[in-house]
RNA sequence: GCCACGGUAGCUCAGUUGGUAGAGCAGCUGAUUCGUAAUCAGCAGGUCGACGGUUCAAACCCGCCCCGUGGCU
Numbered sequence: 001g002c003c004a005c006g007g008u009a010g011c012u013c014a015g016u017u018g019g020u021a022g023a024g025c026a027g028c029u030g031a032u033u034c035g036u037a038a039u040c041a042g043c044a045g046g047u048c049g050a051c052g053g054u055u056c057a058a059a060c061c062c063g064c065c066c067c068g069u070g071g072c073u
Base pairs, nucleotide, nucleotide: 001072002071003070004069005068006067007066010025011024012023013022019056027043028042029041030040031039049065051063052062053061
């Protein structure tokens, strides 16, 4: 340099066909317990890698850039 895949919550990842973004774990609060763990209920946590474009509307489509992983040279 070229090709492929990936970047979404603190972590691991979903999100199919464009229509107001979710799960598990972790965190916080409460219940339960003599207490802890476990369990149960609830809560909080996101400029969807950056910028621009298309569209009434973009995590999703298009362009370009950045970062990571693998392959080729």